Transfer RNA from a Candidatus Parvarchaeota archaeon, 74 nucleotides, folded computationally.
[in-house]
RNA sequence: GGGUCGUUGGCCAAGUGGCCUAAGGCACUCGACUGAUAAUCGAGAGAUCGGGGGUUCGAAUCCCCCACGGCCCA
Numbered sequence: 001g002g003g004u005c006g007u008u009g010g011c012c013a014a015g016u017g018g019c020c021u022a023a024g025g026c027a028c029u030c031g032a033c034u035g036a037u038a039a040u041c042g043a044g045a046g047a048u049c050g051g052g053g054g055u056u057c058g059a060a061u062c063c064c065c066c067a068c069g070g071c072c073c074a
Stems, first nucleotide, its partner, number of pairs: 001073007010026003018057001028044005050066005
C1' cells in the first nucleotide's frame, strides 16, 4: 500500500430500515434475606449506537470519507 471483518452503557453483547425514544449478562446503587458477609431474590440508574457527510417520509441498521483494532496479501 491492497483486501476483508469489526467499532452499540464501566466490560461483554443482541438488534441488519419503521412495533426499539436500543434486549440480555457481568459490574454498580437501593431493598429483602442473614447475627454479619457471601450467595440468592426484587427494584433502579446508565448507551442515540467510533467521527463526519449522504440516501430515505423514516437509519444503530444502506452508501461514501476518515479514525482505531483484528486477520490475510504485498